[in-house]
Context: one part of a larger RNA
RNA sequence: UUGGCCGUUAGGCGCGCGCACGCGGUUCCUUAUUUCUGAUGAGAAAUCCCACCGCUCAUCCGCGGAGGGUCAUUGCAAACUGGAGCACUUGAUUGCAGAAGAUGAAACCCCAAUUCCUCGUGGACCUCUGAAAUGCGUAGAGAUGUGGAGGAACACCAGUGGCGAUGUCGUCUCUCUGGUCUGUAACUGAUGCUGAGGCGCGAAAGCGUGGGGAGCAACAGAGAUUAGAUACCCUGGUAGUGCUCUCCGUAAAUGAUGAGUGUUAAGUGUUAGAGGGUAUACUCCCUUAUGUGCUGUAGCUAAUCGCAUUAAGCACUCUGCCUGGGGAGUACGCUCGCAAGAGUGAAACUC
Numbered sequence: 001u002u003g004g005c006c007g008u009u010a011g012g013c014g015c016g017c018g019c020a021c022g023c024g025g026u027u028c029c030u031u032a033u034u035u036c037u038g039a040u041g042a043g044a045a046a047u048c049c050c051a052c053c054g055c056u057c058a059u060c061c062g063c064g065g066a067g068g069g070u071c072a073u074u075g076c077a078a079a080c081u082g083g084a085g086c087a088c089u090u091g092a093u094u095g096c097a098g099a100a101g102a103u104g105a106a107a108c109c110c111c112a113a114u115u116c117c118u119c120g121u122g123g124a125c126c127u128c129u130g131a132a133a134u135g136c137g138u139a140g141a142g143a144u145g146u147g148g149a150g151g152a153a154c155a156c157c158a159g160u161g162g163c164g165a166u167g168u169c170g171u172c173u174c175u176c177u178g179g180u181c182u183g184u185a186a187c188u189g190a191u192g193c194u195g196a197g198g199c200g201c202g203a204a205a206g207c208g209u210g211g212g213g214a215g216c217a218a219c220a221g222a223g224a225u226u227a228g229a230u231a232c233c234c235u236g237g238u239a240g241u242g243c244u245c246u247c248c249g250u251a252a253a254u255g256a257u258g259a260g261u262g263u264u265a266a267g268u269g270u271u272a273g274a275g276g277g278u279a280u281a282c283u284c285c286c287u288u289a290u291g292u293g294c295u296g297u298a299g300c301u302a303a304u305c306g307c308a309u310u311a312a313g314c315a316c317u318c319u320g321c322c323u324g325g326g327g328a329g330u331a332c333g334c335u336c337g338c339a340a341g342a343g344u345g346a347a348a349c350u351c
Stems, first nucleotide, its partner, number of pairs: 003323002006320001007305001008303001012319001014201004022193002025088002028085001030083002035077001037075006049065002052062001054060001091191001092188001094186001095184005104176002107173001115149003119145003126135001162169001206247001208245001210243001215241002219236003223233001258318006266295005273288005299307002324351003333344004
């Protein structure tokens, strides 16, 4: 590189935006880059292929023909691709009328609970466990009652429910704000898809600055358990967890399944609205689009795993990635980072 692949065997970038590249809807007209078909010339000889001839045969030699990725010049054709032009509306935007939502950012606030503090009552244990001990308590604990402080998280509702590109998002109220869906068919008229580099977002842990600190907790224990116990259990408890501004850029970042378009049996839920009917005062039935679940044909699959209109089916476009196991996601170099490290990423050798 060809080929074959990427749910589970090696392999889909964690996710998006997007320049270039690649690919791109319908009608008419034109052009002739591509394409089709002629002519002329080039494409050395040898070789290869097919005939014939000469060495007794054959190898071999000789001779003739055919073939030859393609190119140049010049005609012809115009279906496809491309270029130029006039249009179109179904792709894609916008408008108008509606809908749902833990979408995001900032500010503010409530209740229960834990912990701590003050005061009162009261007087010996409390805590904890499989059982104990460490621990706490006559300097008055635990229990109970009143009051107060502070931080963090939001029970029930809650649902294979909803929103978001992923990560994720759940008390209330308000302000600002992104996206989606339905109906309509008023506007633009292909403005689209993908996307190397690039740019941005990106759980937890971790780093820096300043403030904060209730609970939990890497940690500690001459507490237990045990043969040992660097654990599970217990007691205590610091970084951290929460906030601010900044960095880091990784996860089994998983649906282990890249994005987009078209197309292909059914059945049954659920979410949201619209229309119609029945019926009546809040229900029932039918239809539709979007999202989200389950079952299951054809088909696919190495598979009796399984996927199956949310495809892993049938096709097309673009992109990423894989090429036996180990060595190794290591070494070296480079880039990024305050650091921790991250990205890129071999070989010898060995089986």